[in-house]
RNA sequence: GAUUCUGAGGGGCGCUGCGACCUUGCAUCAGACGAGGCCAGGCUUGGAACACUGGGGUACAUCUGUAGCAACGGCGCUCAUUCAUU
Numbered sequence: 001g002a003u004u005c006u007g008a009g010g011g012g013c014g015c016u017g018c019g020a021c022c023u024u025g026c027a028u029c030a031g032a033c034g035a036g037g038c039c040a041g042g043c044u045u046g047g048a049a050c051a052c053u054g055g056g057g058u059a060c061a062u063c064u065g066u067a068g069c070a071a072c073g074g075c076g077c078u079c080a081u082u083c084a085u086u
Stems, first nucleotide, its partner, number of pairs: 001052001003049007010079006018042001021037005041072001
């Protein structure tokens, strides 16, 4: 770095719908394209698992102390939390 699972990023309801996925059409398969269905954590980050690859070479793990702690996520309504004003 890749894959899978899982936690977190405060919630609820509704709408639209891209990708992915499913079904289907197209002379046969695939692909492309079309139609329908589903669809707004698919993103970031922590942990664990896992085979492979690369790097390092007496550290690693662990323990203690201090400091800090995310950034984002279509639209509408709404709750919670926080700040300011009245």

Predicted 3D model of an 86-nucleotide RNA (SAH (S-adenosyl-L-homocysteine) riboswitch aptamer) from Candidatus Nitrotoga sp. HW29. Model confidence (mean pLDDT): 76 of 100. RNAcentral holds the sequence, with entries from ENA. Taxonomically the source falls in Candidatus Nitrotoga (Bacteria, Pseudomonadati, Betaproteobacteria, Nitrosomonadales).